A computed fold for a 507-nucleotide part of an RNA from a metagenome, annotated as small-subunit ribosomal RNA, 5' domain.

Context: one part of a larger RNA
RNA sequence: GAUUGAACGCUGGCGGUAUGCUUAACACAUGCAAGUCGAACGGUAACAGGCAAAGCUUGCUUUGCGCUGACGAGUGGCGGACGGGUGAGUAACGCGUGGGAAUCUGCCUUAUAGUGGGGGAUAGCCCGGAGAAAUCCGGAUUAAUACCGCAUACGCCCUACGGGGGAAAGCUGGGGAUCUUCGGACCUGGCGCUAUUAGAUGAGCCCGCGUUAGAUUAGUUAGUUGGUAGGGUAAUGGCCUACCAAGCCGACGAUGGGUAGCCGGCCUGAGAGGGUGAACGGCCACAAGGGGACUGAGACACGGCCCUUACUCCUACGGGAGGCAGCAGUGGGGAAUAUUGGACAAUGGACCAAAAGUCUGAUCCAGCAAUUCUGUGUGCACGAUGAAGGUCUUCGGAUUGUAAAGUGCUUUCAGGUGGGAAGAAGAAAGUGACGGUACCACCAGAAGAAGCGACGGCUAAAUACGUGCCAGCAGCCGCGGUAAUACGUAUGUCGCAAGCGUUAUCC
Numbered sequence: 001g002a003u004u005g006a007a008c009g010c011u012g013g014c015g016g017u018a019u020g021c022u023u024a025a026c027a028c029a030u031g032c033a034a035g036u037c038g039a040a041c042g043g044u045a046a047c048a049g050g051c052a053a054a055g056c057u058u059g060c061u062u063u064g065c066g067c068u069g070a071c072g073a074g075u076g077g078c079g080g081a082c083g084g085g086u087g088a089g090u091a092a093c094g095c096g097u098g099g100g101a102a103u104c105u106g107c108c109u110u111a112u113a114g115u116g117g118g119g120g121a122u123a124g125c126c127c128g129g130a131g132a133a134a135u136c137c138g139g140a141u142u143a144a145u146a147c148c149g150c151a152u153a154c155g156c157c158c159u160a161c162g163g164g165g166g167a168a169a170g171c172u173g174g175g176g177a178u179c180u181u182c183g184g185a186c187c188u189g190g191c192g193c194u195a196u197u198a199g200a201u202g203a204g205c206c207c208g209c210g211u212u213a214g215a216u217u218a219g220u221u222a223g224u225u226g227g228u229a230g231g232g233u234a235a236u237g238g239c240c241u242a243c244c245a246a247g248c249c250g251a252c253g254a255u256g257g258g259u260a261g262c263c264g265g266c267c268u269g270a271g272a273g274g275g276u277g278a279a280c281g282g283c284c285a286c287a288a289g290g291g292g293a294c295u296g297a298g299a300c301a302c303g304g305c306c307c308u309u310a311c312u313c314c315u316a317c318g319g320g321a322g323g324c325a326g327c328a329g330u331g332g333g334g335a336a337u338a339u340u341g342g343a344c345a346a347u348g349g350a351c352c353a354a355a356a357g358u359c360u361g362a363u364c365c366a367g368c369a370a371u372u373c374u375g376u377g378u379g380c381a382c383g384a385u386g387a388a389g390g391u392c393u394u395c396g397g398a399u400u401g402u403a404a405a406g407u408g409c410u411u412u413c414a415g416g417u418g419g420g421a422a423g424a425a426g427a428a429a430g431u432g433a434c435g436g437u438a439c440c441a442c443c444a445g446a447a448g449a450a451g452c453g454a455c456g457g458c459u460a461a462a463u464a465c466g467u468g469c470c471a472g473c474a475g476c477c478g479c480g481g482u483a484a485u486a487c488g489u490a491u492g493u494c495g496c497a498a499g500c501g502u503u504a505u506c507c
Stems, first nucleotide, its partner, number of pairs: 001507001004504001006503005013376004018371001019369002021333001026331003030328003035078003040075002043071002047069003050065007085286003094211007103203002108199002111196005116150001118148002126139005156165003170191006178185002212258001219249001221247001224246008261283004265276004288309005311322004339366001341365003347362001348360004379409004389400004413448001415443005423434001451496005456477003462491005472479002
C1' cells in the first nucleotide's frame, strides 16, 4: 500500500447495490415451512343449491333425500430421497482431475405386444368395550386403479437345451343404428395399467495422479494379505462365512496422535508464489447423542418408524408427548450479526388427463444495519470600509479572509401537489406482492444536510497559554524535571470526507 461476512470510538443528508451468528452442531415458547388427487373407491361430518314433507308469523323455520356443487375423516395413488439448513464428523477414492466395467434407474421419450375371466378380505360407517389421555380391543357389514389365484406370452427370465417360469385395472368425454334387466352392452377419442426394447436423466462401484503439519509418533496388521468354494448385493470385491497358504503396509514416512469439510473460486502479488474456502455454483457429510432396519425406482430418510441415552413437557402416577444445523422469533454465549413482515404477480417445484385450482418461509419483494462498493448533495456568481469577533504580535500590524454581511441567481437531493409504468406470457380477455414504487410535470424556499484524524522526524501541516519526569503521549526513534512545534486547551494549518480514526487479520 492493498484486503475484510469485521468490531470499537466520534460523527452522520439522500439514492442504488450486495451482504448480515465467523462465538454455543447450546437449549428452544409460538406461528408457518409438503402436500395433492372425488376423472381410483366406499361414502356424506360441515357449507351451498335443488327436490319432497311438516309447521305456520306467506317467506322463513324444521325434518328427510348424496340429487347437484363440493368435501371432514377413511381406503388407494403419486410426492414427502427434491427444494431449504448446517459444517459437527471426515486426512478419506471424501474432494479435484483423468480413466474403467461387473450395475440399477419412478416420472419423460422411442418401439413392439397385450389389457381376458374370477375370488376372498379390509378401513370407513354401525354396535359394544378398555383408558385421564395418547390410543387400543371385539362383533357385524362394505368398495376400489387395494390384495390374490386362473387364462394367455411376440419378445422376457431360468435351463442339464429335453424343458420349465412369469403380467395387467380401470377411469373419463362423445355417439348413429342394434340389443337391453334401462344400470348398460356396443363404437370411437383421451388418460391409465402390464410385459419387453432403445434412449435420456439420475445414481451406485473400481483405478492412476494430486490433496495439512509434526519423527520430542518407528514399526504396524489376524479378515489382516492372497487363493478355492459358497452366501450376499442392482453390481465387482474379505462385503460375509468355511477351508488352505503366510502374507500385506513402512524413512518415497506406515501406524498412532493433532488440525481440517473439498473444489470452482476469493484476497494479495509484475509474476512465481503466499493466504483463504463468507456470499454464488459443484461434490460430500450431518439432522438432540448413539444404533437399527422398514417402505420405496431411489433413504438406512431434517419437519417417517423402532430401540437406547441425556434433556424438556403432560399425567387421574397406570402411562404418554417432543426434537428450529427450514423461515421468523426467544433465552444463552459473545467485541459482534436483522422482521414472530407481504405475495404466490414473476421464476421454479409437488399433485392433477389437460385445466381450473390447491400447496410452496423455495422464490420474488418489503423492513432493519454507513456492514461493503458506488453515485450524489450540503449551493453558485459578485462582493474590501479587507467590518465585528477570535488568535498572534516586535503593538506598527499580521491572520482567520471573499470567508461573513450584503446584492443577484439556481433548486440537484430531501419536502408538497398532479400524472404514472415496464416487469404479463398463446388470437383475445383476465391476472402485479413490490406500489401509487421507479419515472414525468409543476410548487416553495438557500432553504433541511460536515465531520473525523493529524501537525518533533519517518510524514503533508505551527504558534500561544496551561502543566512542570507530574498529568500524560507513543507505530519506531523517543517527548515531559519552568521558555514543551511531541502532554492538555485554544487559534491556525494539513489530510481524508458521510465518513474518519483505532484494533484485529492476511498478502

The coordinates come from a structure-prediction model, not an experiment, and the mean pLDDT is 85. Its Rfam family is "Bacterial small subunit ribosomal RNA". Rfam links the family to the GO terms ribosome and structural constituent of ribosome.